[in-house]
RNA sequence: AGAGUUUGAUCCUGGCUCAGGAUGAACGCUGGCGGCGUGCCUAACACAUGCAAGUCGAGCGGAGAAGUAUUUGAAGUAUUCGUACAGAAGAUAUUAUCUUAGCGGCGGACGGGUGAGUAACACGUGAGGAACCUACCUUUCACAGGGGAACAACACCGUGAAAACGGUGCUAAUACCGCAUAAUACCGCACCAUGACAUCAUGGAGCGGUCAAAGGAGCAAUCCGGUGAAAGAUGGCCUCGCGCCCGAUUAGUUAGUUGGCGGGGUAACGGCCCACCAAGACGACGAUCGGUAGCCGGACUGAGAGGUCGAACGGCCACAUUGGAACUGAGACACGGUCCAGACUCCUACGGGAGGCAGCAGUGGGGAAUAUUGGGCAAUGGGCGAAAGCCUGACCCAGCAACGCCGCGUGAAGGAAGAAGGCCUUCGGGUUGUAAACUUCUUUGAUCAGGGAAGAAACAAAUGACGGUACCUGAAGAACAAGCCACGGCUAACUACGUGCCAGCAGCCGCGGUAAUACGUAGGUGGCAAGCGUUAUCCGGAUUUACUGGGUGUAAAGGGCGUGUAGGCGGUCUCGCAAGUCGGAUGUGAAAUUCCCGGGCUUAACCCGGGAGCUGCAUCCGAAACUGCGAGACUUGAGUACUGGAGAGGAUAGUGGAAUUCCUAGUGUAGCGGUAAAAUGCGUAGAUAUUAGGAGGAACACCGGUGGCGAAGGCGACUAUCUGGACAGUAACUGACGCUGAGGCGCGAAAGCGUGGGGAGCAAACAGGAUUAGAUACCCUGGUAGUCCACGCCGUAAACGAUGGAUACUAGGUGUAGGAGGUAUCGACCCCUUCUGUGCCGGAGUUAACACAAUAAGUAUCCCACCUGGGGAGUACGGCCGCAAGGCUGAAACUCAAAGGAAUUGACGGGGGCCCGCACAAGCAGUGGAGUAUGUGGUUUAAUUCGACGCAACGCGAAGAACCUUACCAGGAUUUGACAUCCUCUGACGACGUUAGAGAUAACGUUUCCCUUCGGGGCAGAGAGACAGGUGGUGCAUGGUUGUCGUCAGCUCGUGUCGUGAGAUGUUGGGUUAAGUCCCGCAACGAGCGCAACCCCUAUUGCCAGUUACCAUCAUUAAGUUGGGGACUCUGGCGAGACUGCCGUGGAUAACACGGAGGAAGGUGGGGACGACGUCAAAUCAUCAUGCCCCUUAUGUCCUGGGCUACACACGUACUACAAUGGCAACAACAAAGAGCAGCAAGUCCGCGAGGCCAAGCGAAUCUCAAAAUGUUGUCCCAGUUCGGAUUGCAGGCUGCAACUCGCCUGCAUGAAGUCGGAAUUGCUAGUAAUGGCAGGUCAGCAUACUGCCGUGAAUACGUUCCCGGGCCUUGUACACACCGCCCGUCACACCAUGAGAGUCUGCAACACCCGAAGUCGAUAGUCUGACCGUAAGGAGGACGUCGCCGAAGGUGGGGCCGAUGAUUGGGGUGAAGUCGUAACAAGGUA
Repeated sequence: AGAGUUUGAUCCUGGCUCAGGAUGAACGCUGGCGGCGUGCCUAACACAUGCAAGUCGAGCGGAGAAGUAUUUGAAGUAUUCGUACAGAAGAUAUUAUCUUAGCGGCGGACGGGUGAGUAACACGUGAGGAACCUACCUUUCACAGGGGAACAACACCGUGAAAACGGUGCUAAUACCGCAUAAUACCGCACCAUGACAUCAUGGAGCGGUCAAAGGAGCAAUCCGGUGAAAGAUGGCCUCGCGCCCGAUUAGUUAGUUGGCGGGGUAACGGCCCACCAAGACGACGAUCGGUAGCCGGACUGAGAGGUCGAACGGCCACAUUGGAACUGAGACACGGUCCAGACUCCUACGGGAGGCAGCAGUGGGGAAUAUUGGGCAAUGGGCGAAAGCCUGACCCAGCAACGCCGCGUGAAGGAAGAAGGCCUUCGGGUUGUAAACUUCUUUGAUCAGGGAAGAAACAAAUGACGGUACCUGAAGAACAAGCCACGGCUAACUACGUGCCAGCAGCCGCGGUAAUACGUAGGUGGCAAGCGUUAUCCGGAUUUACUGGGUGUAAAGGGCGUGUAGGCGGUCUCGCAAGUCGGAUGUGAAAUUCCCGGGCUUAACCCGGGAGCUGCAUCCGAAACUGCGAGACUUGAGUACUGGAGAGGAUAGUGGAAUUCCUAGUGUAGCGGUAAAAUGCGUAGAUAUUAGGAGGAACACCGGUGGCGAAGGCGACUAUCUGGACAGUAACUGACGCUGAGGCGCGAAAGCGUGGGGAGCAAACAGGAUUAGAUACCCUGGUAGUCCACGCCGUAAACGAUGGAUACUAGGUGUAGGAGGUAUCGACCCCUUCUGUGCCGGAGUUAACACAAUAAGUAUCCCACCUGGGGAGUACGGCCGCAAGGCUGAAACUCAAAGGAAUUGACGGGGGCCCGCACAAGCAGUGGAGUAUGUGGUUUAAUUCGACGCAACGCGAAGAACCUUACCAGGAUUUGACAUCCUCUGACGACGUUAGAGAUAACGUUUCCCUUCGGGGCAGAGAGACAGGUGGUGCAUGGUUGUCGUCAGCUCGUGUCGUGAGAUGUUGGGUUAAGUCCCGCAACGAGCGCAACCCCUAUUGCCAGUUACCAUCAUUAAGUUGGGGACUCUGGCGAGACUGCCGUGGAUAACACGGAGGAAGGUGGGGACGACGUCAAAUCAUCAUGCCCCUUAUGUCCUGGGCUACACACGUACUACAAUGGCAACAACAAAGAGCAGCAAGUCCGCGAGGCCAAGCGAAUCUCAAAAUGUUGUCCCAGUUCGGAUUGCAGGCUGCAACUCGCCUGCAUGAAGUCGGAAUUGCUAGUAAUGGCAGGUCAGCAUACUGCCGUGAAUACGUUCCCGGGCCUUGUACACACCGCCCGUCACACCAUGAGAGUCUGCAACACCCGAAGUCGAUAGUCUGACCGUAAGGAGGACGUCGCCGAAGGUGGGGCCGAUGAUUGGGGUGAAGUCGUAACAAGGUA
C1' cells in the first nucleotide's frame, strides 16, 4: 500500500466481498512447562449452609470465674482431751486478674457489590457560594461551680407454640434535666470606615437579651477525655457557563406552570412548600413526546481527523426483593437499621411470626458461556480501644480455566547404500530426504536427592498464610513432551485415485453433468505453532456521509417558476472599541494509562522512578491587519428622475375576412365517399358537383425568420382602453438602500372535477366496416364527454438547456434582433466603435467520455435545493391538502451481485447509400402430374447393420449386398483364440480318400518334414501366462481428411501518429477494376497471407523428329497394300505470339473506359488445377491413427441359413414417355477419349435372338471393342395410335459352388398409366443450354448411377425497382451463445416476508375519580405525665389518643402508544423446461 467481481473488450460511476488489528469471548480439533493478568456480557432470576462490623470493663451498675485477706469452721488425723493440725463449705471485704447479658460511647453513612433506573447540573470541565454544613484530626483562646429526677439490667407476677411483650418494685453512670458563670457565639437596637457585587460583606466601637460542660486511669508526675469559641484540613451540599445518543411519520408544550409580595421550611439559595396577585414561561438554535443508555479518566482501531466501546484499574453517580416513608445521627432518608404496603419463600399449636447474597464462597435456573462452600490477618489498609488487643471473604495468598499477554522446551552436530516403506511415473526414474537408521554430544522443562531466601517495619525480643515456594547444587537418560489450518484466483502452497450437476464445497468470483490442482481420501507442499481454525462483534481498508476529503447536463442527484420572512454572506475611505483573531503570562487539566529516558525481576510480559504530553477550560496583560460593533464620509453596486425607440408581455370590449359544417332556393344526374384494396356510410324521398342567400361556432393562412416578448407555464387577425417589464441615452437625485433565501405567499401546460352557458370542426368512450390465427389495436365510416366562455377547484408533466440564483475574471471568428455614437461637405446605403438579447464555430481550460467553451459544464466567492447500489417503491402506514381523481411528505421486511453512464469492435435491422452474382428480369429446357429405377423417412420385422439431416443429408459413404462382402438376426460351434511377440515340450503339419453332419468340425485310412556353420532356425501341434481381439462408446477428448460461406475480396502485421483506454489510423475519401486491380489525395510509411501472374489443356504458327500415323509428286496394289517421301494431316518436344504495345475520343495531363487498325486470338482469349484470416463444438472413432471408458468361455472368433431387396404411405434424384422437329423399315456417312491376356476378340459356321462352336490378330498410334443423332427413300395420318412401353405369361441364353428369397439378357405373347403436368420450384449467357451416341472405373455376373469423350447445336439479357446471397461506407441497438438474439405482462403451481382486516390478547406511560397504609407536618386538651416554676391550686413542656393536608400500593374509567395474533384479502419477491400472446430494444415492423 491494495485486490476480486458488471463487459466480447474499455474507461467511469457504484455497490458487494477479501487481505490487517482487537475481544471479559464461545465452538471444533489438539494440548508440555513457567511468569503476569483476567474470568455470569444472559435472569437487577430465586436462594440451602457458613462467614462478610464490631469494639471499649481505663464510662456505669450488676453477674460469674479465679486469687487474696478476715471470719465462721464440717468430715478427718493427732491428742496431754485443754486443744493442736487440717481445711470442705459458708459469710464479709478486696483485687494492676479473667469473662460480659444490659445501660452508655464510638463505629455500623467507610470498606465490598451491581448497573436496574437515569438524556439529568447525572457526568466531564471551568467558575461561583457576599446563600452553606463538616464527627474524628491539627492549631489557638477560655472554661469545667453546685444540684436534681429517672430508666434498663436485676427481682417478682403475667400473656404467648414461638417471636416477643406487659405490669409492679429497686439501682449506677462520660445516660438525662434545671440553676450559676461566659464570650470574638447567637438575637434585637442603632453608628463609623473600607469594598468589584450595595437586599450586602469586612473591620471597629456601644447598649440590652440568650445559651456550656463529665469524667476516667495512675501513688504521683501526668495522660486520655468534656464544654464554648475562632481558624485550618478533610469530606460534603447548592448555583451557573460550556460539552453530552437517535427519531419531526413526535410541533406545539406548560396551572405551581412563569414571575411578584408575604410567610413556612432547610445547614443553605430557591415554587422547595403555602396564601394572595399578575399572565406569563419554553419551542425549528428542535420545546414536548417516544426509543436507547450509568457518565468520565480511558480502551480498540486509524497516517490523522474520526469511528466504536466504557470488562478489569481509578474518579463520580444511582441502586440494595418491588414501591412509599421517616427516625437516629456530624453525616442516611441507611445493602448485612426501623415502619407500612405488594409479590414470593419459610415456621406455626392457624391465633400469629420470620426473611431479603447486585458482600465472599456455594446451589438451582437461564445460557454458546464464566472458577473454591480453600488458607491467613504475616504484609497494606480500615473500625474500636490509653494500650495489650479484638474484628476485618477489604486485602494478601493458594486452587480451577491455553481466556489473554510474555518467555522456554519437545534436542544439537555429523550422516548417501540417497536404505526400506509410502506416493507419483513418460517405467528411465522422481519425491518424501540428511529426513530416518547409525556415530558423537548436550540436559532447559519434567523426575529424584541436598541446601534454601528476601518479603520484617525505629530493634532488645517475638511474629511468614504463601512455603520447604522462588533460587542454588548434584544425579540419570534423547530419554517423558506437536498439533491445527490451507494448497482454482484474490493468497504462500499440486499430484494421484474415488465420485459424475450426485455426494458435496463456497468469504466474493464460482467449482461438480466421466480425464475435478475447487467435492472426498492419500502422498506431497505452504502457513502458524501449544496452539490452530471457525463463529460473533468493533475499527480499518471505505475519499462508500467526503471538517481534513465527494458530488448533482447524460451514471443517484437542481426545487416547475417567482416573490419574500428568519438566517447566511456582503463595495470604498477615516476614527474609535476589542467580541472573534493573534502573542505573552498564570491557574487548572487527579493518579493510573500512552510516548521518551533510565532502573528491578536470568529475558520479556509485568513492576518502579523521572520527563514529556493531556491538542481543553478559566483569568490577566498586550497587538489592531482582517471579520465584527459604533461614529463619520464617498459613489463605482443598487435605486430614482428625464428623453427615446422595439416587442405574439397581460386584461377587457369591439370589429374583420378566408375555410369547414348546417339550412333554404336554383342548375344538374347517378353515383359520392373512402382505402394498399375494400366495406360500413351518404344518394333517384335527387346526394356528390355547382350558383346564390342565410345561420352558427371555433381558429386566425401568407407575413413568419434557430425572429420578438415574458419569471416560468406560455403568447400570433385588426382596433380601442387599462396595465407590467426590459433596453438605450443623459448623469440631476438617494447614498450600500445589496445577493441568496429554510418555512410562508402567489403563479403554474394538458388532462380532470363542480355550477351555468355554448357546441362549427376535431374527437377519448362507444358503434359499425375492414385486417388478422385472434385484433377489445393500427386503417375506414360515424360519434358522446371534452375541446370554447364565465366563475371556482386541481397543482402535476421528458414543467428539459434533463444544466438553481448572483457577482467578477479568462483568445477569437461569424450571423441575427433592438438602441446609441463616429467617419463622410448635407443626406442615404456601406464602413467603424459600443450596450443589451439571441444562435453557430472554435482555442486554452474542464470532462469517464460524449461534449461544454464569455449565454461555461473554465477560474473563484456567497446562498439555497438535492444525492449516497439495484429491486421492493415513490409503494405501505401515519400526517397535511383535495368534492373526487389524487397530490405532498415518505419507510421497512425480504431479495440480488450487480443495476448503470460514455465510448469501442463486431453482429443484426421489415435503416440509408454505392456495387456485384443466371439473384431478378429477358429467354431455352426442365422438375412438381404418369410408369419405372434409385436413395431417404415412416411402418413392419428375429434382423430389416451403421453413418449422413436446411442450403452444405436423401443415384450420399456404396467405383456396383445372390454366398462372400456383412458390421445385423436365428441356430450350431470355439476360448491364448481367425491374427502378432515371448517361454517350454513334441515332430509333424499338411495333402488325398472314406464316413457323420447344414457346415464349421470330428473320426478313420493312405502318405509323411525341410535347412544348418550342429549352437540352432523354418514350419506345424500341445501347454502355461503375459497378452491378442472388438465395424463396442465418446467426432462434445483428438490427429488426419473433407464440406460450406466462396474464387467472395478480403484478413492482418511492423514502425510511426492519435486516444486515459478498449481501439483507431494505414484498409477511409475522389475515380477505376473481375479484384484491397490500379491512379490521385491523405499522419501515415512499408510489409505479409489472399487477387493477378508463374503450372496444365485448348485456339495460331516456326523449328526439330518421322513409326504403328500421313500420301502431294514417282512407282505399285483390291486396299498407304508395298517401295519411296519428310511436303501435308497427325503425333510430341523446343520456341514465337497478346503487352491496352499502336491510333483516336473521353478522363484530372492519371489509372482506366470506349472505338479503330493489325492479328489465328484483344483487353484476365476459353477451360482446369490452385481455396487467405476465419465461421459452423459442421461431417467422419465404420478408411486410417489415437486418449479415456467398456467386453474378455464374449460386445472376440468360426460356420449354415436368413436379412440389408420387407410395403398402407410421404419426399428427393434420375430414366422413359405422352409423339409427326415423330415412330417404324431399308440404305448411306462422319468422332473423340479410352480399355484389353483368368483380357479384347476379327472372321467362318449354328441360332429369329441373347448367344454358342471353332478361331486369325493384339500386352496394342499396328489387332479388337466400335458409334448414334444425321442424310436418302418408303410408310404411318393425330388415334391412347405402327405413340408409350410398365406389368404379366411362356420359351430360352450368360455368369457363377449356387440366380427361390434376390442377377442380367433374348424371342414370342400381353400392352398399364400417360394426350405436356396445381401451388410451387431448378439449371443455363456460347461451342453454353438442349439433344445424340461412345468409353472407362467398380465388376465372375449385374448401370436409368458416377466419371470422362466427341457429334449436332440455339434463344435471350431493356435493365437493377423487386426476391435471394455477398462486398464496402454510414446509421440505430437494451444483441455479444451475437435476431434461431434479447425481453414484457396476465394466468396456473410452490415457498417467503409484508400491508389491510370483524376483532381478540399482552405490555407501557400518562390522565380523571375512588379508597387511603406507614409517616412527617399541622390542629386538638379525651387520657396520662418524673426533673423546671409555684407554699398550694395549678402552669410550662411532653406522650398517647383523635382529626386534617399530603400520601405508596390497590380499584374504576375513557382515551393514547408499542407489540402479538386473526377467517379472509391486496399487491411484492423468488423459483425447472408450464400457458397465452409480442409490449420494448433496429424506423422492433403504428418511432